[in-house]
RNA sequence: CAAUACGUUGGUGAUGGAGCUCACCAGAACCGUCCACCUGCGUGGACUGAUAGCCCCUGCCCCGUG
Numbered sequence: 001c002a003a004u005a006c007g008u009u010g011g012u013g014a015u016g017g018a019g020c021u022c023a024c025c026a027g028a029a030c031c032g033u034c035c036a037c038c039u040g041c042g043u044g045g046a047c048u049g050a051u052a053g054c055c056c057c058u059g060c061c062c063c064g065u066g
Stems, first nucleotide, its partner, number of pairs: 009026005016057002019054003032047006
């Protein structure tokens, strides 16, 4: 100096906030899906979802009632 492991701490998990759980990362983790063109992984079009998961709040969409 580099790699690996452990501990602590912090960060992250396609659109907001809180709790709980899980996973990942140590300058990385992370940066959605499909189709067409293209081969510079770039361009154009379409689509789902406020969760990584559960649940609640806020916002959005659809239906019904007053």

Fluoride riboswitch aptamer (crcB RNA motif) from Alicyclobacillus sacchari, 66 nucleotides, folded computationally. The coordinates come from a structure-prediction model, not an experiment, and the mean pLDDT is 77. The sequence was found by an Rfam model in a public genome assembly. The organism belongs to Alicyclobacillus, within Bacteria.